Predicted 3D model of a 77-nucleotide RNA (transfer RNA) from a Candidatus Peregrinibacteria bacterium. It matches the Rfam family "tRNA". By type it is a transfer RNA. Gene Ontology term of the family: triplet codon-amino acid adaptor activity. NCBI's taxonomy places the organism under Bacteria, Bacteria candidate phyla, Candidatus Peregrinibacteriota. Its mean pLDDT, the model's own confidence on a scale to 100, is 81.

[in-house]
RNA sequence: GUCACGGUAGCUCAGUUGGUAAGAGCACAGGAUUCAUAACCCUGAGGUCGGCGGUUCAAGUCCGCCCCGUGACACCA
Numbered sequence: 001g002u003c004a005c006g007g008u009a010g011c012u013c014a015g016u017u018g019g020u021a022a023g024a025g026c027a028c029a030g031g032a033u034u035c036a037u038a039a040c041c042c043u044g045a046g047g048u049c050g051g052c053g054g055u056u057c058a059a060g061u062c063c064g065c066c067c068c069g070u071g072a073c074a075c076c077a
Base pairs, nucleotide, nucleotide: 001073002072003071004070005069006068007067010026011025012024013023019057028044029043030042031041050066051065052064053063054062
């Protein structure tokens, strides 16, 4: 450099054919339980969906460019 895959909550990830409200588990906070702690149970908070633009009545999802990560291939006088 080329190609492929990926980037969504603090972490690991899901998100179907574009459609009402962005989700799960873990972690975190509060409660309940317990002599107490852990576990289990209930509740809650937490998101510019990598960035900018475009298409659309409507974009996490489609299109373009860019950034970052992983892998393969290529180049290396």